Order: sequence, then structure tokens, then C1' cells
RNA sequence: GCCGGGAUAGCUCAGCGGUAGAGCAGUCGAUUCGUAAUCGACCGGUCGUGGGUUCAAAUCCCAUUCCCGGCU
Repeated sequence: GCCGGGAUAGCUCAGCGGUAGAGCAGUCGAUUCGUAAUCGACCGGUCGUGGGUUCAAAUCCCAUUCCCGGCU
């Protein structure tokens, strides 16, 4: 230099055009004499960034930053 993959909640990841979700973590509650475990609820996200397409974009297209892998 070229090619491919990835970036979404504090962490690990889903979501493949139509209101952004789960598990763990955190907070509150239930249960218990109490703790752990278990159960319920809540909290938490300008979807890496900038443009474009579309009635509508995390999702499609272009550029760009960073990370991983391959080729030379």
C1' cells in the first nucleotide's frame, strides 16, 4: 500500500429499512431471624465520526478515525 471483519448501555453481545433489546453489573422491593441464592421492578444508549439515499437508517451507499486478521 491492497483486501476483509469489527465499533450498539459500565462489561459481553443481539438486532440485517418501521418505537433500540438481552445477560451480567448498579438501585429499589419481595422472600429470610439475617446473609447468600432466587423472583419482580427500575436505572442506564447523540448505535465511532461526517455526509448521502429514503416517508422512515443501528441497518443501504460514500468518506473518515480506531481495533483485529490476511496479502504484498

The RNA shown here (transfer RNA) has 72 nucleotides and comes from Thermodesulfovibrio aggregans. The same sequence occurs in records of 8 taxa. Its Rfam family is "tRNA". It is annotated as a transfer RNA. NCBI's taxonomy places the organism under Bacteria, Nitrospirota, Thermodesulfovibrionia, Thermodesulfovibrionaceae, Thermodesulfovibrio. Its mean pLDDT, the model's own confidence on a scale to 100, is 85. The RNAcentral record of the sequence draws on ENA, GtRNAdb, MGnify and Rfam.